RNA sequence: AGAGUCGGCUAGGCAGUCGCUCUGGUGUCAGCGUGUUUACUCUCUUGAGUGUAAACAGGCCCACCAGGGAGGAAAGUCCGGGCUCCACAGGGCAGAACGCCAGGUAACGCCUGGGGGGCGAGAGCCUACGGAAAGUGCAGCAGAAAGUGAACCGCCUACGUUAUUCUCACGAAUAGCCGGUAAGGGUGAAAAGGUGCGGUAAGAGCGCACCGCGCAACUGGCAACAGAUUGUGGCGAUGGUAAACCCCGUUCGGAGCAAGACCAAAUAGGCCUUCGUUGGUGCGGCCCGCACUGAAGGCGGGUAGGUUGCUUGAGGUGUCCAGUGAUGGGCAUCCCAGAUGAAUGAUUGCCCACGACAGAACCCGGCUUAUCGGCCGGCUCUGACA
RNA sequence: UCCGACAUAGCUCAGCGGUAGAGCAGUAGACUGUUAAUCUAUUGGUCCCUGGUUCGAUCCCAGGUGUCGGAG
Numbered sequence: 001a002g003a004g005u006c007g008g009c010u011a012g013g014c015a016g017u018c019g020c021u022c023u024g025g026u027g028u029c030a031g032c033g034u035g036u037u038u039a040c041u042c043u044c045u046u047g048a049g050u051g052u053a054a055a056c057a058g059g060c061c062c063a064c065c066a067g068g069g070a071g072g073a074a075a076g077u078c079c080g081g082g083c084u085c086c087a088c089a090g091g092g093c094a095g096a097a098c099g100c101c102a103g104g105u106a107a108c109g110c111c112u113g114g115g116g117g118g119c120g121a122g123a124g125c126c127u128a129c130g131g132a133a134a135g136u137g138c139a140g141c142a143g144a145a146a147g148u149g150a151a152c153c154g155c156c157u158a159c160g161u162u163a164u165u166c167u168c169a170c171g172a173a174u175a176g177c178c179g180g181u182a183a184g185g186g187u188g189a190a191a192a193g194g195u196g197c198g199g200u201a202a203g204a205g206c207g208c209a210c211c212g213c214g215c216a217a218c219u220g221g222c223a224a225c226a227g228a229u230u231g232u233g234g235c236g237a238u239g240g241u242a243a244a245c246c247c248c249g250u251u252c253g254g255a256g257c258a259a260g261a262c263c264a265a266a267u268a269g270g271c272c273u274u275c276g277u278u279g280g281u282g283c284g285g286c287c288c289g290c291a292c293u294g295a296a297g298g299c300g301g302g303u304a305g306g307u308u309g310c311u312u313g314a315g316g317u318g319u320c321c322a323g324u325g326a327u328g329g330g331c332a333u334c335c336c337a338g339a340u341g342a343a344u345g346a347u348u349g350c351c352c353a354c355g356a357c358a359g360a361a362c363c364c365g366g367c368u369u370a371u372c373g374g375c376c377g378g379c380u381c382u383g384a385c386a
Numbered sequence: 387u388c389c390g391a392c393a394u395a396g397c398u399c400a401g402c403g404g405u406a407g408a409g410c411a412g413u414a415g416a417c418u419g420u421u422a423a424u425c426u427a428u429u430g431g432u433c434c435c436u437g438g439u440u441c442g443a444u445c446c447c448a449g450g451u452g453u454c455g456g457a458g
Stems, first nucleotide, its partner, number of pairs: 001382010012351007020069008031060002034057007042049003071357001075368002078366005083256004090288004095252005100114005115129001116127004130247002135245002137241002152185002154181003160177007193211006212235001213233005218227003260308004270299006279293004315334008387457007396410004404441001412428005434450005
């Protein structure tokens, strides 16, 4: 200097003018609306209701001051929860999800560290990674043959047998039958572990050495696992496939802020039908248990307004400690959107990286997808120079 | 906000992991004086896209795109 790889931060900036919304405060107002006290009128069930007047309060509107105001994904709605309601969320079956080991977390299908396998020269990256000796299924075409079966081309041919040729004969040679074989070749994703030596009619773990594989022990590790360890077995058809059915282990009530709570207002506490304590209802399906005593459906009418839930959190930032790390603990500090027909826009000037993907709607932890740039750091490799 | 389904020839649809079909339409021929009907033959495919599992994927799994339906 170049190429690569992993991680972190940011997401146009500054100044001015006008505008939007929320919180807190000050003032104003008697224009709108509410509450308290006092006095009076009316009614009635001796205490309440209605109406009027005065005083005080303080809400809406309005004005001013101070402060705040979209994201790393706010998205997809793929997971897990907090919170609310249904009973107290019980037991089982079915169903669904996850699946190496150990940790983290409120929890998870997430994250961290390690192990096995694969890719890469390396830093690194990927991994739906329990079980095939519990059982069932599947492997088309090709090939002799796809789970103890078989022989297409081959190799051998001892014993036996047929034919031909040669030979005086014994016998020999060739071709075939019978027989042996699975080392070589071919097919295929996959065909009885690999290399070498011996052995054999020719071959074969048939035997041996080394490697590989299975089992057991030992060592290290919490474990998954590992081992130039020791012994043993000829050895495996204990082959492949479970994002095939399945087996094993772990987990799982339901519905969701449009959940739910309160206030105000209005109507027709209307009409009809079915089942009814041997029944029915109780928020995924079925059964049991338990609780309660009604439940379901149709027609028709009224209201659909306001407050709350609603933002102080499994919260952020800084620092110290523990830990390989995820993360946890201590101390200090900060308040950081709460709209509801849906708030942050318009414009001027300068700078510049010339700005992509893109807007909260109860909240949080993740995953996935989309994406223009800028800055910082670690590591690997190549080249050059000193 | 939540739930569910679909995507295959020009069109309408099948397809249970072994390399894609039917009907209609199109083209050519036969028949007919000509056409229609009928008969025979035939063309036409990114199985929405990307990745994964498997020897092999339209089919199984994950993610993405588009369309449709329902609840509230």

This is a predicted complex of two RNAs, RNase P RNA and transfer RNA, with 458 nucleotides together. The prediction has a mean pLDDT of 75.